Background: This is a predicted structure of a 73-nucleotide RNA (transfer RNA) from a Planctomycetota bacterium. Its Rfam family is "tRNA". Rfam links the family to the GO term triplet codon-amino acid adaptor activity. It was read from a public genome assembly. Taxonomically the source falls in Planctomycetota (Bacteria, Pseudomonadati).
[in-house]
RNA sequence: GGACGUGUAGCUCAGCGGUUAGAGCGCCUGCCUUACAAGCAGGAUGUCGCUGGUUCGAAUCCGGCCACGUCCA
Numbered sequence: 001g002g003a004c005g006u007g008u009a010g011c012u013c014a015g016c017g018g019u020u021a022g023a024g025c026g027c028c029u030g031c032c033u034u035a036c037a038a039g040c041a042g043g044a045u046g047u048c049g050c051u052g053g054u055u056c057g058a059a060u061c062c063g064g065c066c067a068c069g070u071c072c073a
Stems, first nucleotide, its partner, number of pairs: 001072007010025004018056001027043005049065005
C1' cells in the first nucleotide's frame, strides 16, 4: 500500500428497512439471612464508531473517514 471482517447498555452478543433498540452476565434498591452467597420483587443504563447520501421511514441500504482484527504485498 491492497483485500476482507468487526464497531449496538459496564462486559459478551442478538436485532440487518416499519411506531417506543433487546437478551444474558454485571450494577442499584427492597425482601429473605445472625451475616454472606443463592433465591424472590422492582429499578437505572445506550449520541446503535463519526459524517454525508438514498428513503415517507435508517442501528439496518450506499459513499467517505476513524479505530481494531485477519490475510496479501